[in-house]
Molecule: transfer RNA
Organism: Thermoplasmata archaeon
RNA sequence: GCCCCCAUGGCCUAGUUUGGAUAUGGCACCAGCCUCCGGAGCUGGGGAUCUCGGGUUCGAAUCCCGAUGGGGGCACCA
Numbered sequence: 001g002c003c004c005c006c007a008u009g010g011c012c013u014a015g016u017u018u019g020g021a022u023a024u025g026g027c028a029c030c031a032g033c034c035u036c037c038g039g040a041g042c043u044g045g046g047g048a049u050c051u052c053g054g055g056u057u058c059g060a061a062u063c064c065c066g067a068u069g070g071g072g073g074c075a076c077c078a
Base pairs, nucleotide, nucleotide: 001074002073003072004071005070006069007068010027011026012025020058029045030044031043032042033041051067052066053065054064055063
């Protein structure tokens, strides 16, 4: 230098192929119940500009372009 893959709550993750409106689940966190207390269990709750910018579209996590960061492969190195 070229090519491929990945980026979604504090952490991990589904959804992207086939665009459809309020984005999934688990752990963690908060509150209540339970318990002598705690844990476990049960119930409820908060938390996401879906990496960033632009474009297409009635509508974008999803499609297109660029950038950033991470991972991998190939090539070059007088």